[in-house]
Formats: sequence, structure tokens, C1' cells
RNA sequence: CCCUGUAAAGGGCAAACCCGGUGAAAGCCGGGGGCGCAAAGCUACGGGCCUAAGGGUGAAAAUGCCUAUUGGCCGCCGGGCUGCCGGG
Repeated sequence: CCCUGUAAAGGGCAAACCCGGUGAAAGCCGGGGGCGCAAAGCUACGGGCCUAAGGGUGAAAAUGCCUAUUGGCCGCCGGGCUGCCGGG
């Protein structure tokens, strides 16, 4: 440097759900919790998905419809960057 994760050591992260905060919402943050995870570390770059405040539509209104250049999800898939331990 490349391949690999059957077993081990030390550990790490933390789904649902509950409580508090935050946000228009999706979601995010903190605490509890623990389904899982060998990159479940980082990155919205490509695809995908969620939300729709604002904007559009609408004679007007709506709880309707459209819209992420502006809000999110990397624990959906792929790409990029980085990394512990063991084995080859």
C1' cells in the first nucleotide's frame, strides 16, 4: 500500500419510543433508551426521499394543487475524504 471482517481485546456510535428545547414543517439539539452498525466517522457531489415557510396557482378564500435557486435526510443507494483493531 492492497484485500478482508469468522473469532478476540479495548472501546465507539445509537433506531423506535419517552421527556425537554428548537423549527412553519420535515427535521435538528440535549437527556433517557437500545433496534442495529466495521466506517451508523465527515461530505448534500449524482440519484432518491421528506417538508412547503416564502413564492406561484386561484375572482377571493381554503384544510386544495405546484415549487427547495432558500429547509432537511449521509442509519436509502452511489461517489469523494479520513480512520481503530485483528487476519491475509